Two RNAs folded together computationally: RNase P RNA and transfer RNA, 441 nucleotides in total. Rfam match: Bacterial RNase P class A. Rfam's curators write: Ribonuclease P (RNase P) is a ubiquitous endoribonuclease, found in archaea, bacteria and eukarya as well as chloroplasts and mitochondria. Gene Ontology terms of the family: tRNA processing, dimeric ribonuclease P complex and ribonuclease P activity.
[in-house]
RNA sequence: AGCGGCAACCGCUCUGUCGCCGGCAGCUUAAUGCUGCGGGAGGAAAGUCCGGGCAGCACAGAGUCACCAUACUUCCUAACGGGAAGGGGCUCUUCGUGAAAACGGAGCGUCACAGCAAGUGCCACAGAAAACAGACCGCCUACGGGUAAGGGUGAAAACGCGAGGCAAGAGCUCACGGCUUCCGCAGCGAUGCGGAUGACGGCAAACCUUAUGGGCUGAAAGACCAAAUAUACCGGCAGUUAAGGGUUGACUCGCCCGUUGCCGGGGGGUAGGUUGAUUGAGACAGUCGGCGACGGCUGUCCUAGAUUAAUGGCAGAGAACCGCGUCAGCGGUUACAGAACCCGGCUUACACGUUGCCGCUUUUU
RNA sequence: GCCAUCUUAGCUCAGCAGGUAGAGCAACGCAUUCGUAACGCGUAGGUCUGGAGUUCGAACCUCCAAGAUGGCUCCA
Numbered sequence: 001a002g003c004g005g006c007a008a009c010c011g012c013u014c015u016g017u018c019g020c021c022g023g024c025a026g027c028u029u030a031a032u033g034c035u036g037c038g039g040g041a042g043g044a045a046a047g048u049c050c051g052g053g054c055a056g057c058a059c060a061g062a063g064u065c066a067c068c069a070u071a072c073u074u075c076c077u078a079a080c081g082g083g084a085a086g087g088g089g090c091u092c093u094u095c096g097u098g099a100a101a102a103c104g105g106a107g108c109g110u111c112a113c114a115g116c117a118a119g120u121g122c123c124a125c126a127g128a129a130a131a132c133a134g135a136c137c138g139c140c141u142a143c144g145g146g147u148a149a150g151g152g153u154g155a156a157a158a159c160g161c162g163a164g165g166c167a168a169g170a171g172c173u174c175a176c177g178g179c180u181u182c183c184g185c186a187g188c189g190a191u192g193c194g195g196a197u198g199a200c201g202g203c204a205a206a207c208c209u210u211a212u213g214g215g216c217u218g219a220a221a222g223a224c225c226a227a228a229u230a231u232a233c234c235g236g237c238a239g240u241u242a243a244g245g246g247u248u249g250a251c252u253c254g255c256c257c258g259u260u261g262c263c264g265g266g267g268g269g270u271a272g273g274u275u276g277a278u279u280g281a282g283a284c285a286g287u288c289g290g291c292g293a294c295g296g297c298u299g300u301c302c303u304a305g306a307u308u309a310a311u312g313g314c315a316g317a318g319a320a321c322c323g324c325g326u327c328a329g330c331g332g333u334u335a336c337a338g339a340a341c342c343c344g345g346c347u348u349a350c351a352c353g354u355u356g357c358c359g360c361u362u363u364u365u
Numbered sequence: 366g367c368c369a370u371c372u373u374a375g376c377u378c379a380g381c382a383g384g385u386a387g388a389g390c391a392a393c394g395c396a397u398u399c400g401u402a403a404c405g406c407g408u409a410g411g412u413c414u415g416g417a418g419u420u421c422g423a424a425c426c427u428c429c430a431a432g433a434u435g436g437c438u439c440c441a
């Protein structure tokens, strides 16, 4: 220098003209129409994955169980399963120690990161054995058996490795190292360091345990106006003998039908308008506090509200990039995508360009 | 706009607390028949919608994306 990957930022600009959707002002009409001024998509408006506002229904007391979600610590926040900082693990690179296993320092990246030492369950095939151990070969033997060092299988073999010990062996014992629990110290804490201890296979995105949180439904919620009219039939619950029918030879009780009300299904009618609804955990700038997420204060600003659904078409100029050039120019491209009650996040899509990090290739020193 | 379910062979569907994926119809071949169909015997056909993760191991568990289907509106 070129190419590629990842992350963050940015998300073409201006003028004229013709339209489209709201707002304000003026004139005007029977309805309304005309004129002027000003506004009109995004970083994701998307997916609808979380959290909240708002609204209705339920409960109007508390607890337990069930169900769902979350899961290192501290902080931020209206809240969160989001974010910031920190801790720990893992992969890779590099340096150092060591006989090895492994350990330590630094750096890039990454992690849905509570508990399997509470219980239950699972670990195919292969393999002797897959979890209260076990005996195929081998080793030892007093021939009863003992043994997990060696062989081999597997993703994984009962902590690793060395020495002692032993008939042969074995955490059986010891040194070093990993892990668990307890104690002491440091830290708000996760955790780290030191000492002691031993019940030391993996899986909780297996059931589960522990802790915390969660009532349900979403703007097609809900409120108001207008329009329209038939409750045929079916089911459930409650009430009524005040009128009725059946069941018995008769009466009472009861039961069934009926009747009335409510709820659900089914049928019928209308399918129009207003509101909810755009001033809000608001935006921008400055300053202060904080490592940071973020917070306080001051000032300025008002910045889309459609409902078959506006935000566009044409012309010109410029910017960036690409291609061709006779170096005058000419041609092309400018992504992903389109608000629908609002807000905070997450995730996904994304051309050109800018910045940072990493990898490869080439050239020079 | 909001919500639910599903995606496995050409078609319709099984497969369920993870262990090498099956059935019926269709297709192809053989046999049978004078010939065809049916019956009989056999064969092939699957990256389980795509991607990532957990795990020794994923159709199955978790997350992200894509696609398909269905439901929800006012009045009495």
Stems, first nucleotide, its partner, number of pairs: 001361009012318007020040002023037005042336001046347002049345005054218004067214005072086005087113001088111003092107006114209002119207002121203003136151002138147003159177002162174003178200001179198001181196006222275004231266001233265007244257004268440002282301008319334006366437007375390004384421001392408004414430005